[in-house]
Context: one part of a larger RNA
RNA sequence: CUCUCGUUAAGGAACUCUGCAAAAUGACCCUGUAACUUCGGGAGAAAGGGUGCCGCGGUAAGGUGAAGGCGUACAGCCGGAGCCGGAAGCGGUUGCAAAAACCAGGCGAUAGUGACUGUUUAUCAAAAACACAGGUCUCUGCAAAGCCGCAAGGCGAUGUAUAGGGGCUGAUGCCUGCCCAGUGCUGGAAGGUUAAGAGGAGAAGUCAAGCCGCAAGGCUGCAGCUUUGAAUCGAAGCCCCAGUGAACGGCGGCCGUAACUAUAACGGUCCUAAGGUAGCGAAAUUCCUUGUCGGGUAAGUUCCGACCCGCACGAAAGGCAUAACAACUUUCGCACUGUCUCAACGAGGGGCUCG
Numbered sequence: 001c002u003c004u005c006g007u008u009a010a011g012g013a014a015c016u017c018u019g020c021a022a023a024a025u026g027a028c029c030c031u032g033u034a035a036c037u038u039c040g041g042g043a044g045a046a047a048g049g050g051u052g053c054c055g056c057g058g059u060a061a062g063g064u065g066a067a068g069g070c071g072u073a074c075a076g077c078c079g080g081a082g083c084c085g086g087a088a089g090c091g092g093u094u095g096c097a098a099a100a101a102c103c104a105g106g107c108g109a110u111a112g113u114g115a116c117u118g119u120u121u122a123u124c125a126a127a128a129a130c131a132c133a134g135g136u137c138u139c140u141g142c143a144a145a146g147c148c149g150c151a152a153g154g155c156g157a158u159g160u161a162u163a164g165g166g167g168c169u170g171a172u173g174c175c176u177g178c179c180c181a182g183u184g185c186u187g188g189a190a191g192g193u194u195a196a197g198a199g200g201a202g203a204a205g206u207c208a209a210g211c212c213g214c215a216a217g218g219c220u221g222c223a224g225c226u227u228u229g230a231a232u233c234g235a236a237g238c239c240c241c242a243g244u245g246a247a248c249g250g251c252g253g254c255c256g257u258a259a260c261u262a263u264a265a266c267g268g269u270c271c272u273a274a275g276g277u278a279g280c281g282a283a284a285u286u287c288c289u290u291g292u293c294g295g296g297u298a299a300g301u302u303c304c305g306a307c308c309c310g311c312a313c314g315a316a317a318g319g320c321a322u323a324a325c326a327a328c329u330u331u332c333g334c335a336c337u338g339u340c341u342c343a344a345c346g347a348g349g350g351g352c353u354c355g
Base pairs, nucleotide, nucleotide: 001350002349003348004347005346006345007344008343010341011340014339019336027051028050029049030048031047036041038171052093053092054091055090056089062084063083064082068078069077070076094098106334107333108332109331111329112328113326114325118130119129134169135168136167137166138165139164140163146155147154148153172321173320174319175318177251178250179249182248183247184244185243186242187241188240191239192238193237197233198232202228203227204226205225206224209220210219211218212217252270253269254268255267256266279313280310291307292306293305294304295303
């Protein structure tokens, strides 16, 4: 110097991102116990008292229940010895201290988030993430839908819509507004478009034959074969017409106006599919921002309560409340302390020196 411990004057969180760590609390019995609440809880809330030994006294309660008695006689009733059991209360007594050691909740207030018990990144994250009961939408009529497999086959399920699959939400309470223009899904079928296929108008090649030519060759060109091919017919889909938001999603701007000022219940105008309802709001969301006001402090960028100017909350990617719960996160208080002011001493292990 370092590690692991022990003790510490006065102060007591001034330490620090944070009371991290440490200290404190701690058992049993008794008294007593708030807000709130889903009436179960909260609760061991909190806050207090007692605890050894001796005597009254092996006493009281309680348990067991002999002899004996009654008797309707292996029943039942009375009876209370002995044994077990060990209080409360009162009195006394020792010590600094009586749960005498070890072991063994710190508590309260506050807000956020998630209802809860659970689950998770084996090896830096245990959480507000996942799950969850509950809610809702949707698919599926059974050889079900969905899934695995090339298939056979299997799961679903030896189940049958109070069942099974998928999506979203996430106890409970109060609720869940407007928009179907776009996209998706469902339904519709009049019209438009539309494939293979059907169809074969027409066109072309070849060529018998004919014509012209002295010849070489040229022109016309039947049938057949070959190539090509218009009209027309032709499904779903798409266009189209509707429905549908706990489907993907979306939910405005400018100007003016009241007898101080300010503000605008009111009016005008443009645009839109419709212009954000209830509730909440500087919020796990607020840039400006340490917004402003109030509370708490001597002093508060955090915290709590309000306000609303919501840069950029908002209703099952749910909104707002909520008792209980949480090794969750925030702020404050009581107790307590070497966390600190500010360090000291002691014990043991290591380092270091010597061997």
A computed fold for a 355-nucleotide part of an RNA from Candidatus Termititenax aidoneus, annotated as large-subunit ribosomal RNA, domain IV.
Rfam family: Bacterial large subunit ribosomal RNA. Rfam links the family to the GO terms structural constituent of ribosome and ribosome.
The sequence was found in a public genome assembly.